The RNA shown here (transfer RNA) has 81 nucleotides and comes from Tengunoibacter tsumagoiensis. Rfam family: tRNA. The sequence is in RNAcentral, with records from ENA and Rfam. The coordinates come from a structure-prediction model, not an experiment, and the mean pLDDT is 80.

[in-house]
RNA sequence: GCCGGUGUGGCGGAACGGUAUACGCGUCUGUCUCAAAAACAGAUCCCGCAAGGGUUGAGGGUUCGAAUCUCUCCACCGGCA
Numbered sequence: 001g002c003c004g005g006u007g008u009g010g011c012g013g014a015a016c017g018g019u020a021u022a023c024g025c026g027u028c029u030g031u032c033u034c035a036a037a038a039a040c041a042g043a044u045c046c047c048g049c050a051a052g053g054g055u056u057g058a059g060g061g062u063u064c065g066a067a068u069c070u071c072u073c074c075a076c077c078g079g080c081a
Base pairs, nucleotide, nucleotide: 001080002079003078004077005076006075007074010025011024012023018064026044027043028042029041030040031039045054046053047052057073058072059071060070061069
């Protein structure tokens, strides 16, 4: 230099172009307990009082609508030279 793959909450990891983050782990709060562990219940991306808005590595394009299709770039992994 060329080709291919991957990039999603704190972590793992799903998601047909139609509620972004299902599910698991972790964390926080509560119940239970003398206390803890276990178990169970609720909460858990960001801004906002709310309405609402933003958010899938970064920035564009297509579309009524994009994590998903497409283009450029970045990072990592593999192959070729």